SAM riboswitch aptamer (S box leader) from Kineococcus aurantiacus, 84 nucleotides, folded computationally.
[in-house]
RNA sequence: GGACCAUCCAGAGCGGCCGAGAGACCUGGCUCGUCGACGCCGCAGCAACCCCGCGAGGGGUGCUCAUGCCAGGACCGAUGGGAG
Repeated sequence: GGACCAUCCAGAGCGGCCGAGAGACCUGGCUCGUCGACGCCGCAGCAACCCCGCGAGGGGUGCUCAUGCCAGGACCGAUGGGAG
C1' cells in the first nucleotide's frame, strides 16, 4: 500500500495556546462559535476492534455537542481488523 470483513441512534471533558470560522464534499436545513468554536498540546475519561493473560487486568489503535447533526446526492466517508 491493500482485495475483503465489521461497526457508525450506547458511552465518555477539563486546562493551556491560537483567533474566525466549524460540523468531510455538493444542495437545502439545523447546530456550535469572540461568554473563544474549529485546530494543536497536556491531562483525564469512554469502551468498539485487535493482542497478551485462567482471571483481575495490561497493551495497540480509536473516540469524548447534536445518529457520520438531519434529508437528498456521489467513484461517499471515518474507525478497527486484515488474506494473498